The prediction has a mean pLDDT of 83. Predicted 3D model of a 538-nucleotide part of an RNA (small-subunit ribosomal RNA, 5' domain) from an uncultured soil bacterium.
[in-house]
Context: one part of a larger RNA
């Protein structure tokens, strides 16, 4: 000098930060991931009206199929001494949903299944059978290339392994529809679609962007009171596997590989940007914020998917807890709050999606304990107040005294002011320059003055914080100072009590009858809404 601090005494206000460092201990309760009816088929009830038939509610709610998301965001640091991290590169050994740009296509069929109905089993969780039905769900067929594969010829580059381009024979691989508007053409005819048009999708290819996988050089704690370690071990060939290289895996062959420049073993530890300290070099550290990694009750495994071997998914095993009709089931806060326990010690079972960001949706919108806010804690930093001016009979009182006085002390009283903060009353935000919606105008497109899209103008709506910040007015010095120290180091001294006792103490050391060192008082010194002590780091 510093701290995610704790403890003691004390404590006015505000702003900004920050708050389980211990048990990766166990968790009651609520919430934390949904969304889309413009993909699809079904489809209530309460209530109200009633002519008792029904109508409305309502094609609403709801469940289901399907799509996208759930791999993001949020938490924790157990493990891991490692290509985990940092840094610099490689990938001619790779992938990339959604997004952007470009090219092309979107033809024609089929068979099911959930929901639902009937019925069975079960305490429940759930589940069996039969029947019906739809799709952008599923499956063939067609067509197709600059896709993929095989063969042939040629060019360019090269790390000599290969990569890439051109020509050519053959084989192979795709799709799905939804919504709005209109009548120019076509077909029926006063309007509709099989037609036109706009739009969102779907399929293939190319490129980009973004993200990721893998590989390599260098750096990355302590112990030699750890000296030898290793059979998939090291390499090769072939195959499998992967998006992809590789003993990653398998078979066969060879006998290698690492090590005193520290292998192997053990201990400890998330790494970094940074943070603290220091003149620097260095030392210590890795809370908050940001990047990366790892983990999700413990251990193992795969499925789906562009991506997981998946915190709020699945399966198996285990420990624990709960339900049970004893046959069998359910669960996982290291998400946000909160509880118990542990501990010197660490907060509210709050409000809102208004903003920012995210998921879904054409949109309206829905969801979002991310986030924005509020609450609690002097835990930290910063700001500010607890009044200002005048006032000597140096009042009373306290302390002390050489009894003269000295001191607290202009301090108080008293007089004149001010009005920060807190209090009361009234007004009252920025954050919304965004978004939504309605109308109008223009442009593009079009057959079209429709619709869609874009731009502009006008009106309306939208704020958790919050009646908060801020402003004005009112009253009135009123409600707001403590803590440690005073022998030396070290700023600050006397009196009384005690009598090697009681006690103090960071070091030196004080105390045994005149203690500036113990205890109290008066006075003083230092800091101040804090002051000291303890712990830790430099």
């Nucleotide at each position: 000098a510093g701290c995610g601090a704790a403890c003691g005494c004390u404590g006015g206000c505000g702003g900004c930060g920050u708050g389980c460092c211990u048990a990766a201990u166990a968790c009651a309760u609520g919430c934390a991931a949904g969304u889309c009816g413009a993909a699809c088929g079904u489809g209530a009830a309460a209530g109200u009206c009633u002519u008792c038939g029904g109508a409305u509610g309502a094609g609403u709610a709801a469940a289901g199929u399907g799509g996208c998301g759930c791999a993001c965001g949020g938490g924790u640091g157990a493990g891991a001494a490692a290509c985990g991290c940092g840094u610099a590169g490689g990938u001619a050994a790779u992938c990339u949903a959604c997004c952007u740009a470009g090219a092309a296509a979107u033809g024609g069929g089929g068979a099911a299944u959930a929901a639902c109905u009937u019925u069975g089993g079960g305490a429940a969780a759930c589940u069996g059978a039969a029947g019906c039905u739809a799709a952008u769900a599923c499956c063939g067929c067609a067509u197709a290339a600059u896709u993929u594969c095989c063969g042939a010829g040629g060019g360019u580059c090269u790390g000599c392994g290969g990569a890439u381009c051109c020509u050519u024979u053959g084989a192979u691989u795709a799709a799905a529809g939804g919504g709005g508007g209109c009548c120019u053409c076509u077909a029926u005819u006063u309007a509709u679609a099989a037609g036109c048009u706009c739009u969102c999708g779907u399929u293939u290819c190319u490129a980009g962007a973004u993200g990721a996988g893998c590989c390599u050089g260098c750096g990355u704690a302590c112990c030699a009171u750890u000296a030898g370690c290793u059979a998939g071990u090291u390499g090769g060939u072939a195959g499998g596997g992967u998006a992809a290289u590789g003993g990653c895996c398998u078979a066969c062959c060879a006998a290698g590989g690492c090590u005193a420049c520290g292998a192997u073993g053990g201990u400890u530890a998330g790494c970094u940007g940074g943070u603290c300290u220091g003149a620097g070099a260095g030392g210590a550290u890795g809370a908050c914020c940001a990047g990366c990694c790892a983990c999700a009750c413990u251990g193992g495994a795969a499925c789906u998917g562009g991506a997981a071997c998946a915190c709020g998914g699945u399966c198996c095993a285990g420990a624990c807890u709960c339900c049970u009709a004893c046959g069998g089931g359910a669960g996982g806060c290291a998400g946000c709050a909160g509880u118990a326990g542990g501990g010197a010690a660490u907060c509210u079972u709050g409000c809102a999606c208004a903003a920012u960001g995210g998921a879904c949706g054409a949109a309206a919108g829905u969801c979002u304990g991310a986030u924005g806010c509020a609450g609690c804690g002097a835990c930290g930093c910063c700001g500010u107040g607890u009044g200002g001016g005048g006032g000597a009979u140096g009042a009373a009182g306290g302390g002390u005294u050489u009894u003269g006085g000295c001191u607290c002390g202009u301090a108080a009283a008293c007089c004149c002011c001010u009005g920060u903060c807190a209090g009361a009353u009234g007004g009252g935000a920025c954050g919304a320059g965004g978004g939504a919606u309605u109308g109008c105008a223009u442009a593009c497109c079009u057959a079209a003055u429709a619709a869609u899209u874009a731009u502009g103008c006008a009106g309306u709506c939208u704020g958790a914080c919050g009646g908060u910040a801020c402003c004005a007015u009112c009253a009135g010095a009123g409600g707001a100072a403590g803590c440690a120290c005073c022998g030396g180091c070290u700023a600050a001294c006397u009196a009384c009590g005690u009598g090697c006792c009681a006690g103090c103490a960071g070091c030196c050391g004080c105390g045994g009858u005149a203690a500036u060192a113990c205890g109290u008082a008066g006075g003083g010194u230092g800091c101040a809404a804090g002051c000291g002590u303890u712990g830790c780091u430099c």